[in-house]
RNA sequence: GGGGACUUAAUUCAAAGGUAGAAUAGGAGAUUUUUAAUCUCUCAAUAAGCGUUCAAUUCGCUUAGUCCCUA
Numbered sequence: 001g002g003g004g005a006c007u008u009a010a011u012u013c014a015a016a017g018g019u020a021g022a023a024u025a026g027g028a029g030a031u032u033u034u035u036a037a038u039c040u041c042u043c044a045a046u047a048a049g050c051g052u053u054c055a056a057u058u059c060g061c062u063u064a065g066u067c068c069c070u071a
Stems, first nucleotide, its partner, number of pairs: 001070007010024004018054001026042005047063005
């Protein structure tokens, strides 16, 4: 230089056009003599921009970052 994959909550992963979810972590409460465990509630996200569409995490393009192959 050429080609390809990925980017969603603090972390690990879903959602493949139609209200963005789960687990763990954090906070509060219940229980417990206390801690742990358990239960309930809560907090919190689509890498950035543009386009297609009635509607975009999802489709297209550009940019940024990470990784892989190749020379």

The RNA shown here (transfer RNA) has 71 nucleotides and comes from a bacterium. The sequence is in RNAcentral, with records from ENA. Its Rfam family is "tRNA". It is annotated as a transfer RNA. Gene Ontology term of the family: triplet codon-amino acid adaptor activity. Model confidence (mean pLDDT): 82 of 100.